[in-house]
Context: one part of a larger RNA
């Protein structure tokens, strides 16, 4: 390659917009390119199958038939693919109305708590630990009260709750701004799905420039522990964590589970908007649609276990797998300040 597969055995790109391409809702007419029939032509010989013949057999030769998926060319068919014309609304989009929400950014602002500094009272200790010391205090610590500084985080409310495409996002208030959902069918008419290439977003740590620095603490130092003790407790303690600009661009970047439509028993809980019914009435109860969860049949799973938020049943459209280790490594390219990312093997060896 066929072919088979990717929660957990190798295997879903970190996420999102998107290009080529790939596929694509009803209906009605028209082409005849694809398709699909049937004829002709042509597919050199040798070979291959298949019947027969020559060497004693047989390999081998010879004869004849078959086959030769294919091309071309006539005549035909018009269900499905396409094209081309018109229509439709059920996909998708727009439009009013309505609430829900740690969704993003911007400026401002609050209080508890830590830490330092100044004053007061007030005296010998505090503070750590398995026990300790190290360090801190008679130059007055540690407590305790008023004062003042200055950063970083938002107890409670909070929730299996909520928004986001992921990363993720949490006092309060205003601005700016993005998407979701209910309702109401007024409008467009398939505008749709997916998605190489590309682009942009992307947690910590790291890195350049410039500020900031309480607490916290890689590095370092001391003090214990320990045969050792470059660690685990202890006292300190630098980047670092925060801000502004720029870079990297990686994660167990997890649901280890790509998106998008369809369809396939149920109970039970919860966010958001509605609709009945009952009202004094937020309720209860029945119901419609959007999210989040649990449980649990069919069917699926090697089993765990999934089970309308599928890993069930089908399609579409990308991604990626192919025995361990050598290795996500060298090389070579592309990017980056750099660290180092991305692409990605082979020899040997089990």
């Nucleotide at each position: 390659u066929u072919g088979g597969g990717c929660g957990u055995a190798a295997a879903g790109g970190g996420u999102a917009g998107g290009u080529a391409g790939g596929u694509g809702g009803u209906c009605u007419c028209a082409u005849u390119u694809g398709u699909c029939u049937g004829g002709g032509g042509u597919g050199a010989a040798a070979g291959c199958c298949u019947u027969g013949a020559g060497c004693u057999u047989a390999a081998c030769u010879c004869a004849a038939g078959a086959a030769g998926u294919g091309c071309c060319u006539c005549a035909g068919a018009a269900a499905c693919g396409g094209u081309g014309a018109g229509a439709c609304u059920g996909g998708a989009g727009u439009c009013c109305u309505g609430g829900a929400g740690a969704g993003g950014g911007u400026c401002g602002u609050g209080g508890a708590a830590u830490u330092c500094c100044c004053g007061g009272u007030g005296u010998a200790g505090c503070g750590g630990u398995g026990a300790a010391a190290u360090g801190c205090g008679u130059a007055g610590a540690g407590a305790u009260c008023g004062g003042g500084a200055g950063g970083a985080a938002c107890a409670c409310c909070a929730g299996a709750g909520g928004c986001g495409a992921a990363g993720g996002c949490g006092g309060c208030g205003a601005c700016c701004u993005g998407g979701a959902c209910a309702g109401g069918u007024a409008c467009u008419g398939a505008c749709a799905c997916u998605a190489a290439a590309c682009u942009a977003c992307g947690a910590a740590a790291g890195c350049g420039u410039g500020g900031g620095g309480a607490g916290c603490a890689a590095a370092c130092a001391g003090g214990a522990u320990u045969a050792g003790a470059u660690a685990c407790c202890c006292u300190g303690g630098u980047a670092g964590u925060c801000c502004a600009c720029g870079c990297u661009g990686u994660a167990a970047a997890c649901g280890a589970u790509g998106a998008g439509u369809a369809c396939u028993a149920g109970g039970c809980u919860u966010g958001g908007c509605g609709g009945g019914u009952c009202u004094u009435g937020a309720c209860c109860c029945c119901u419609g649609c959007u999210g989040a969860g649990c449980c649990g049949g069919c069917g699926c799973u090697a089993a765990c276990g999934c089970a309308a938020u599928a890993a069930g049943u089908a399609c579409u459209c990308c991604g990626c797998c192919u025995g361990g280790g050598a290795a996500g490594u060298a090389c070579g390219g592309u990017c980056g300040c750099a660290a180092g990312a991305c692409u990605a093997a082979a020899a040997c060896u089990c």
Molecule: small-subunit ribosomal RNA, central domain
Organism: metagenome